RNA sequence: GGAGUCGGAUGGAUGGUCGCGGGGGUCUUCGGGCCCCUGAGGAAAGUCCGGGCUCCACCGGGCAGGGCGCUGGGUAACACCCAGUAGGGGCAACCUUCAGGACAGUGCCACAGAAAUGUAGACCGCCGGUGCCUUCGCGGGCAUCGGUAAGGGUGCAACGGUGGGGUAAGAGCCCACCAGCGGCGGGGUGACUCGCCGGCUAGGCAAACCCCGCCUGGAGCAAGGCCGAAUAGGAGAGGCUCGGGGUUCUUCGGAGCCCCGACUGGCGGCCCGCCAGGGACCUCUCGGGUAAGGCUGCACGAGGUGUACGGCAACGUGCAUCCCAGAUAGAUGACCAUCCUCGACAGAACCCGGCUUACAGUCCGGCUCUCCGA
Numbered sequence: 001g002g003a004g005u006c007g008g009a010u011g012g013a014u015g016g017u018c019g020c021g022g023g024g025g026u027c028u029u030c031g032g033g034c035c036c037c038u039g040a041g042g043a044a045a046g047u048c049c050g051g052g053c054u055c056c057a058c059c060g061g062g063c064a065g066g067g068c069g070c071u072g073g074g075u076a077a078c079a080c081c082c083a084g085u086a087g088g089g090g091c092a093a094c095c096u097u098c099a100g101g102a103c104a105g106u107g108c109c110a111c112a113g114a115a116a117u118g119u120a121g122a123c124c125g126c127c128g129g130u131g132c133c134u135u136c137g138c139g140g141g142c143a144u145c146g147g148u149a150a151g152g153g154u155g156c157a158a159c160g161g162u163g164g165g166g167u168a169a170g171a172g173c174c175c176a177c178c179a180g181c182g183g184c185g186g187g188g189u190g191a192c193u194c195g196c197c198g199g200c201u202a203g204g205c206a207a208a209c210c211c212c213g214c215c216u217g218g219a220g221c222a223a224g225g226c227c228g229a230a231u232a233g234g235a236g237a238g239g240c241u242c243g244g245g246g247u248u249c250u251u252c253g254g255a256g257c258c259c260c261g262a263c264u265g266g267c268g269g270c271c272c273g274c275c276a277g278g279g280a281c282c283u284c285u286c287g288g289g290u291a292a293g294g295c296u297g298c299a300c301g302a303g304g305u306g307u308a309c310g311g312c313a314a315c316g317u318g319c320a321u322c323c324c325a326g327a328u329a330g331a332u333g334a335c336c337a338u339c340c341u342c343g344a345c346a347g348a349a350c351c352c353g354g355c356u357u358a359c360a361g362u363c364c365g366g367c368u369c370u371c372c373g374a
Base pairs, nucleotide, nucleotide: 001370002369003368004367005366006365007364008363009362010361012339013338014337015336016335017334018333020039021038022037023036024035025034026033027032041345045356046355048354049353050352051351052350053220054219055218056217060272061271062270063269065216066215067214068213069212070084071083072082073081074080085099086097087096088095089094100211101210105209106208107205108204109203123152124151125148126147127146128145129144130143131142132141133140134139160178161177162176163175164174165173179201181198182197183196184195185194186193187192224296225295226294227293234286235285236284237283238282239281241262242261243260244259245258246257247256248255249254263277264276265275266274267273303322304321305320306319307318308317309316310315340343
């Protein structure tokens, strides 16, 4: 110098004029005027995960259903993050993986192929026996019975691989190495890894059912709360369940209390369990808000910045310091001047932590490979 890989920052600048939302101050003739401060993002987006908050009377157990799935840690929590393990890719830096279990059981494995999971499977081939034909003979051919998974062929996949011994031909039948499995020992919290030994062998699919472990109620700020307000509709409060038994009182009609059962309703789909006594009707009280009345929820929070300590890190703890949009038809803009490299994706709507997706350009840093020069 070139190529690459990982991470971070930034997202036109300065000045002026006018306008808009929010907050504060001040003056006021209560209509408003004036001044000051402040006003989008790294993704505010998709609404895909996880929580806070709110209501569903309470939020209990089990089943079903749903979700997650290598290990350890972080966190309010997560499908997120950090550190590692194993597999795969790259010369490397580094990247990547919905990565539990296929000796619990069931199921599936198209087409092709003789055979697709069983201690399976003889289509061609190889070997042996018998019979027949042929040949002077060696031998060859055909049929049949048996052995053989070494070779060929089919297939994503054919029951370990390579080499040697062995055999009629073969075969973990035997041996060496390798892969896999099991045991023992060392290391590690663990996933796992290293070494030795053993008998020789176990197909794939769980994003098929299933098994194992862990987690899991529903709905959502149009949640929810408060205020105002003609009739009707409606809202609130009270009264009133049924049957049986026991007991107390009794004016003998009945009333109160307790227990059990039934019924109805509610609590996530079901069961248990729990709670209430309902619905209809009666009595009393209050009255709806035209899909956009007002206030609240609603801007101090798992908050930002700096620093010290602990930790490889994610992160945690302590101290100091800062206050940082809050609309409700919805503000955050327009114009002018100067400059430059001429400016991307895009805009809050209850809040927060993530993930994913979009993004013109510019700047900074770590690391790897390679070339050249000294």
Predicted 3D model of a 374-nucleotide RNA (Bacterial RNase P class A) from a Candidatus Xenobia bacterium. The gene name in the source record is rnpB. Lineage of the source: Bacteria > Bacillati > Vulcanimicrobiota > Candidatus Xenobia. The model forms 97% of the base pairs in the Rfam consensus. Rfam family: Bacterial RNase P class A. About the family: Ribonuclease P (RNase P) is a ubiquitous endoribonuclease, found in archaea, bacteria and eukarya as well as chloroplasts and mitochondria. Its family is annotated with dimeric ribonuclease P complex, tRNA processing and ribonuclease P activity in the Gene Ontology.